[in-house]
């Protein structure tokens, strides 16, 4: 020394820049719920609005006249004196206390000084004086006016009231000595100019001077609010002389002079404020504030004036003007709570018309005393702070209720009941103060305290519980209701709404709301930035003003550092004390930026003096250059026109077509015009501050390097204003005008196409003059200096050196890189590194490169430059995906090649779709759609319709009942269900009583194919049998992550080798396992004619790139080729990684929640899932001759059968029946087993001997039952179609096609489906460009719900706040003129006039007063004008607002790269011109770099 914390929010994610937001303190506050008790505090922040009614300033008889009821004392009885008292006279106080903040930006206020430029009643000291006079006047008394307020006229009277005279200097005042910085303070003269008494005789007043105390006044240095969208501003202004005026300096005020004053260190104008002590906050440094008490201003109804007085431009004084109240007899009057109460208004809101002069303090008074809403106290009011209390202690069955529950318990919770105890509070009794030095006197007060009695008695609620931030369940509700301080909660399981129960926090309080200060290093002095987040002026010169090299010296402004002053009290902070304690209050000591005196140091900086050369400038010498500007000259291309040759085109595009062209074009050759650029050279080459500069050669000019060290000696460096130059667009005004070309116009594209693309084409491009001032004026990086590793190009200079080598060493001008810097990216001697000096600029996002002002411009426009309002973010860099009409590389029947289809047609069968009483319900691109259906006539079945039924068709269980129970069951009714019950008639155990079961009754329950696949397990679809998904340690990175999984090769493969900060590893590939194909053993039934071993079903061998060659890196492998049934994962299956699609399924199961209980359960008839104008998908059969019939022959494999498969043989034309042999099956049947195929035959291209639909008949089987609605069989019909449009789908070999045959499910079946057998048995594949769809590098990204993303603008609606806007309506300060109140002041011829002069007196003067005049004057009129607002038809853009319209501009190469300046054009994003930027992808080169 005592002192410093963060969190939430942008992102998938992250580090960073940046807002917003939140916990923290604190208030004169308020609301909202709640409230026992005391203590110290505070309490109209708003109407400086208006006030009713009381009170707040009076006193003093010891200044004075008067007055007398009534009393007392004296008395000479006339009187006199006390006491008292009204109003006056006169005195002192009403200039303070007390109240408020309007107004002031000021010397108004803090501070620290001036005042030789000044003042003081009262109070203290000193000193000196208090002589001798005069006149009048209130009170009163009388008359008079008036409603009142009030006023007048006459008459008396006093005095500390007024007024002459003496006296007076240390007072004024002139002059003059002398003295000062200068009128201090001395001397001399002259001149002027002072008082009052009363007195109980002690005093106590009174003048004059001095001095002090305390108080004021003028002036001056610092200091403290906002706008520069207020940049000039001033006329009494600035200064000077006179004068006037004040206490008093002064332009304060006249007049004259002079023309200054004042201002970027912000004058003037605008706005907003009373300042300070302090007060809150905060680590501090700052910020904010200025209430209560302290100090100082200002105002007192607004606004002016002056009187009086030491003081006043006077809160409770006066006039005057307004305006607003009241009173009035209408003539004329009164009034001013921002004093204490209190009312009325206003307003979230802010109190008693209280008690007292006890106390302190004030004003008078000689004193008692008198007055005091100052003040002390009460009262109200959780307004704050501070204390106290609602009780203490045992007390488990952890009690009841209440929650919640996995039904066990949990928790509330010692919490309560109970039992003991205690009495602050609180009631009741009783005592009872300090506050007051002496004596008497307390409003608070019967109050504080104290003592007794009495009982646990009279006393707890706010708030929150999703994160930030401490506290979680239930129920309810379902984007409703509602919560939110930010983030955001709420759409059927909500810890977020309401409520309940608990739980956190606080506690007579607790919460919100407001307001400041913190957190916010978020305005950065302390203690920030500016290359991509905001932010470097476009460049230069260069004011003003910061800052500056070396060395000496002086000086002490600035700095240090001592002393002394001052920094009022309160506060503050230590300490100690007082109220039981604490707030709160005393007392002491410290502290207090800054100022002001004084000593003193000199390092640094400054000033003043000298001196250097290294900063800077010269000189000389040499060099490079598209620097600049002026003029003149050149060839090459385009266009034109002129002649020739020629002849149908030319031109232009993806493709066209507009357009030119037989009037002869293009094309080609020769002549001419004219005009704008300068090809090659040319190059991260040069130059220039920057825009910028390119053909050649003259003139004229600017920088700028190198080298020398001759000259000057700091002369520098930045640079606020200002001044210059300043691309392209554009503008004036004249010329030019080949080519390009906005605008325009045609053609195309297109849904459309104001575009992109084609054809013309005018402004303009070009030259002169003059404007314009912008820009991605970009290195997105201001200038300067200096220091900090290298290495490597390029242009250009010097030195060594023979060198066209090489080395050294300067400028310029790239590119890697160390250190270090950066949020990353990056930058790195040309720094974004260390540093130090200037200037510009930035503080969320939008609104806005905007509006209004100003300033510039001819216009276009520029240029400074806000605010409402909204919003919780807006942004950077990098990071991991995903995408990309982005690259690369590489797969897949993806394309291609090719073969057969499907779309067409008719049936079948599923879906949509309508339609129905139902036509249940899911399934919905791919990945729904012959799907869940491997069997819908009843049944299923979940659906309608219509009867029925309630403990249920089924299941446990608790309870009660039953012995002709259970179970069976005929007539009858009914469509069945079911109702009905003649009649028959059991089981186990067993101690024989019962008990089980069964059946009835009741209670708990069951039931639901009701909802929720987005609340869920399981299981599946699909990316995809794609090769990829991760982890562990390590290393990298600030971190998201990366590495590794990358590269090079190869692979079907993250398959394997190689490199390699990675090394292993896991799941996934292979691989293990099953069929299969060659061999081998073994077995041999039921197979064959033997015996065998086709076969059958068990085990096994075989294949491993293992030999060979090449290719390859001596690898991984990869080609080929031997041998082998087989060759290079043989062929097929089964195996599905991390994840994706809230994918599918609550209807297959199981499930959480939710719903329904005589229904949404269940039970039965019957009808429906079969419907039919379409529409789509999967098939089926065919449209025929490679077929169709007819007949006649051959070969499977695989699988099923006992409620079965069923032989023969017999009957039917069949389907089928009779019939039962065999067979639970390598026997025997389905099944003489196939079919296509093989021979022989008919047909003859024809809607046919094709096709078979449909549709008659008749018939079979199966089943209770074939009407809706089965299958088959014969006879008869005999339909459409003659190869199928855009388009699309399988399939790479024993595969496709083509042919049959079996199974399952099933009583038969609508099966052509499915799901397996085997027979015949093919064409391709060039190749990866294109579609799709995946994998790996890599890019760009504004996407991340991830391109079906994302988002721009116009219109349309609707809110909101703002610009313009004819206007109008208000404020607000001056200004010009008119009028012009009190009232100061000047004048003054007219009235009035006691003191003083003169004068005997009359009168007269001198003064003074009224009136009048003038000069200023406040308000008032009257204008034009300046600022500020408020409304304002219409009108411009703006934010905002679940789903409105147009189009697609941006973002990938966003499909025409974008973007900015500028000009034109367009519904709208925008398009196009001209010159610019890279903050464009891609790909090719070209230069540099890195490594070797």
């Nucleotide at each position: 020394a005592u002192g410093g914390a963060g969190a939430g929010u942008u992102u998938g994610a992250u580090c960073g820049u940046g807002g917003c937001u939140c916990a923290g303190g604190a208030u004169g506050a308020a609301c909202g719920c709640u409230a026992g008790c005391g203590g110290c505090g505070c309490g109209c922040u708003u109407a400086a609005u208006g006030c009713a009614u009381g009170c707040a300033a009076g006193u003093c008889g010891c200044g004075c006249g008067a007055u007398g009821a009534g009393u007392c004392u004296c008395u000479u009885c006339g009187g006199a004196g006390g006491c008292a008292u009204c109003a006056g006279c006169g005195g002192c106080a009403g200039a303070c206390g007390g109240g408020u903040g309007a107004g002031u930006a000021a010397c108004a206020c803090g501070u620290a000084g001036g005042u030789g430029a000044c003042c003081c009643a009262c109070c203290c000291c000193c000193a000196a004086g208090u002589c001798g006079g005069g006149g009048a006047u209130a009170a009163c008394g009388u008359g008079u006016g008036g409603a009142a307020a009030c006023a007048c006229g006459c008459g008396c009277u006093a005095a500390u009231a007024c007024c002459g005279g003496a006296u007076g200097g240390a007072c004024u005042c002139a002059a003059c000595c002398g003295g000062u910085c200068g009128c201090a303070g001395g001397g001399u003269u002259g001149a002027g100019g002072a008082a009052a008494g009363c007195u109980a005789c002690g005093g106590u007043g009174c003048u004059u001077g001095g001095g002090g105390a305390g108080g004021g006044g003028c002036c001056u240095g610092c200091g403290g609010c906002c706008c520069a969208u207020c940049a000039g501003c001033u006329c009494g202004u600035u200064g000077g002389u006179a004068g006037g005026g004040u206490a008093a300096c002064g332009g304060c005020c006249u007049a004259c002079c002079a023309a200054g004053g004042c201002g970027a260190a912000g004058a003037c104008g605008g706005g907003u404020a009373g300042g300070g002590g302090g007060u809150g906050u905060g680590a501090g440094a700052g910020c904010a504030c200025g209430g209560c008490c302290c100090c100082c201003c200002a105002c007192a109804a607004u606004g002016g004036g002056a009187c009086u007085g030491a003081g006043a431009g006077a809160c409770g004084g006066c006039c005057c003007a307004u305006a607003c109240u009241c009173c009035u007899a209408c003539g004329g009057g009164a009034g001013g709570c921002a004093g204490c109460a209190g009312c009325a208004g206003g307003g979230a809101a802010u109190a008693u018309u209280g008690c007292a002069c006890a106390a302190u303090g004030g004003a008078c008074g000689g004193a008692a005393g008198u007055c005091u809403g100052a003040u002390g106290c009460a009262g109200c009011g959780a307004c704050g702070c501070c204390g106290c209390g609602u009780g203490a202690g045992u007390g488990a069955u952890g009690a009841a209720g209440g929650c919640c529950u996995u039904c066990g318990g949990g928790u509330u919770g010692u919490a309560a009941a109970a039992c003991u105890c205690u009495u602050u509070u609180c009631g009741g009794g009783g005592g009872g103060a300090a506050g007051a030095g002496g004596g008497a006197g307390g409003a608070c007060g019967g109050u504080a305290c104290c003592c007794u009695c009495g009982g646990a008695a009279u006393a707890a609620g706010c708030g929150u519980c999703g994160g930030c931030u401490a506290a979680c369940u239930a129920c309810g509700u379902g984007c409703c209701a509602g919560c939110a301080g930010c983030c955001g909660c709420g759409g059927u399981a909500a810890u977020a709404c309401g409520u309940a129960g608990g739980a956190c926090g606080c506690g007579a309080g607790c919460g919100u709301u407001a307001u400041c200060c913190g957190g916010a290093u978020u305005u950065a002095c302390u203690g920030g930035g500016c290359g991509u987040a905001a932010a470097g002026c476009g460049u230069c010169u260069g004011u003003a003003g910061g800052c500056g090299g070396u060395c000496u010296u002086g000086u002490a402004a600035g700095u240090u550092g001592g002393a002394c002053g001052u920094g009022a009290a309160a506060g503050c902070u230590c300490c100690g004390g007082g109220c039981u304690u604490a707030a709160c209050c005393c007392g002491g000591a410290g502290a207090g930026g800054c100022c002001g005196u004084u000593c003193a140091a000199u390092a640094c900086u400054g000033c003043g003096a000298g001196a250097c050369u290294u900063g800077a400038g010269g000189g000389c010498g040499u060099g490079a250059g598209a620097g600049g500007g002026g003029a003149g000259c050149g060839g090459a291309a385009u266009u034109c026109c002129c002649g020739g040759u020629g002849u149908a085109g030319c031109g232009g595009u993806a493709a066209a077509a507009u357009g030119c062209g037989c009037a002869g074009a293009u094309a080609u050759c020769g002549g001419g015009a004219g005009g704008a650029a300068c090809a090659c050279c040319a190059g991260u080459g040069g130059c220039g501050c920057a825009g910028g500069c390119g053909g050649c050669u003259c003139c004229c000019u600017g920088g700028u390097a190198c080298g020398u060290a001759c000259c000057u000696g700091a002369c520098g460096c930045u640079g606020a204003g200002a001044g210059a130059c300043g691309a392209a667009a554009g503008c004036u005004a004249g010329g030019g005008g080949a080519g390009c070309a906005a605008a325009c116009a045609g053609g195309a594209u297109u849904a459309g196409a104001g575009a992109c693309c084609c054809u013309g084409g005018u402004a303009g491009u070009c030259c002169u003059a003059g404007c314009c001032c912008u820009a991605a004026a970009c290195g997105c990086u201001g200038g300067a200096u200096g220091c900090u590793a290298g290495g490597u190009g390029c242009g250009u200079g010097g030195g060594c050196g023979a060198a066209c080598a090489g080395c050294c060493u300067g400028c310029g001008u790239g590119c890697c890189g160390c250190a270090g810097c950066u949020a990353a990216c990056g930058c790195g001697g040309u720094a974004a590194g260390c540093a130090u000096c200037c200037c510009g600029c930035c503080u969320g996002a939008g609104g806005a490169c905007u509006a209004c002002g100003g300033c510039c411009g001819c216009a276009a426009g520029g240029u400074u430059a806000a605010a409402a309002c909204u919003c919780a973010a807006a942004c950077g860099a990098a990071u991991u995906g995903a995408c990309g009409g982005g690259g690369c590389c590489c797969c897949g029947c993806a394309c291609a090649a090719g073969c057969a289809g499907c779309g067409g047609a008719g049936c079948g069968u599923g879906u949509g779709g309508u339609u129905u009483a139902a036509u249940u319900c899911g399934a919905u691109g791919c990945u729904a759609c012959a799907c869940g259906a491997a069997g819908a006539a009843c049944c299923u079945u979940a659906c309608c319709u219509g009867g029925g039924u309630u403990u249920g068709a089924c299941a446990u269980g608790g309870g009660g009942g039953u012995g002709g129970u259970a179970g069976g069951g005929a007539a009858g009714c009914g469509a069945a269900a079911g109702c009905g019950g003649a009649c028959c008639g059991a089981c186990c155990c067993g101690u024989a009583a019962g008990g089980g079961a069964g059946c009835c009754c009741u209670c708990a329950c069951a039931g639901g194919u009701g909802c929720u696949g987005c609340a869920u397990g399981g299981c599946u679809g699909u990316c995809g049998u794609c090769a990829g998904c991760u982890c562990g340690u390590g290393c990298c990175g600030u971190g998201a992550g990366g590495u590794g999984u990358c590269g090079g090769g190869u692979u079907a493969a993250g398959u394997c080798c190689c490199g390699u900060a990675a090394c292993g590893a896991g799941c996934g590939c292979a691989a293990c396992c099953c069929c299969u194909g060659c061999c081998c053993u073994u077995a041999g039934u039921u197979a064959c004619a033997a015996g065998u071993g086709u076969c059958u079903a068990a085990g096994g061998g075989g294949a491993c790139u293992g030999c060979c060659g090449g290719c390859g890196g001596g690898a991984a492998g990869c080609c080929g080729g031997a041998g082998g049934a087989a060759g290079g994962u043989g062929g097929g299956g089964a195996u599905g990684a991390c994840g994706u699609c809230a994918a599918g399924u609550c209807a297959g199961c199981a499930u959480g929640g939710c719903c329904c209980u005589u229904a949404u359960g269940u039970c039965c008839a019957g009808g429906g899932c079969u419907a039919c104008a379409c529409a789509c998908a999967c098939g089926c059969u065919a449209c025929a001759a490679u077929g169709g019939g007819g007949g006649g022959u051959a070969c499977a494999a695989a699988g099923g059968g006992c409620a079965g498969c069923g032989c023969a043989g017999c009957c039917g034309u069949g389907a089928g029946g009779c019939g039962g042999a065999g067979c639970g099956a390598a026997u025997c049947c389905c099944a003489g087993c196939a079919a296509a195929g093989c021979c022989c035959u008919c047909c003859g291209u024809a809607g046919u001997a094709c096709g078979g639909a449909u549709a008659g008949c008749a018939g079979g089987c199966u089943g209770c039952a074939a009407c809706c609605c089965g299958c088959c069989u014969g006879c008869u019909u005999g339909a459409a179609g003659c190869u199928g449009g855009a388009g699309u789908u399988g399939c790479u070999a024993g595969u496709a096609a083509c042919c049959g045959c079996g199974c399952g499910u099933c009583a038969g079946c609508c099966a052509u489906a499915g799901u397996g057998c085997g027979g015949u048995g093919a064409a391709u594949a060039c190749g990866u460009u294109c579609c799709c769809g995946g994998g790996g590098c890599u890019u760009g990204u504004a996407c991340a719900c991830a391109c079906c993303g994302c988002c721009c603008g116009u219109c349309a609606c609707g809110u909101c706040a703002u610009g313009g806007g004819a206007g109008u309506c208000g404020g607000u300060a001056a200004c010009g003129c008119c009028u012009g109140a009190a009232g100061c002041c000047g004048g003054u011829a007219g009235c009035c006039u006691a003191a003083c002069g003169c004068g005997c007196a009359a009168g007269c003067g001198g003064g003074g007063g009224c009136g009048c005049c003038g000069u200023c004057g406040a308000a008032g009129g009257c204008g034009g004008g300046g600022c500020c607002g408020g409304c304002g038809a219409c009108u411009g853009g703006g934010a905002c607002g679940a789903a409105g319209u147009c189009g697609u501009a941006a973002c990938a190469a966003g499909g025409u790269a974008g973007c900015g300046g500028u000009a034109c054009c367009g519904g709208a994003a925008g398009g196009u011109g001209c010159g610019g930027c890279u903050g464009g992808a891609u790909c090719a080169c070209c230069u540099c770099c890195u490594u070797u």

Source information:
The prediction has a mean pLDDT of 86. Predicted 3D model of a 1492-nucleotide RNA (small-subunit ribosomal RNA) from a Pseudomonadota bacterium. The sequence is in RNAcentral, with records from ENA. The source organism's lineage runs through Bacteria, Pseudomonadati and Pseudomonadota. Its Rfam family is "Bacterial small subunit ribosomal RNA". Rfam links the family to the GO terms structural constituent of ribosome and ribosome.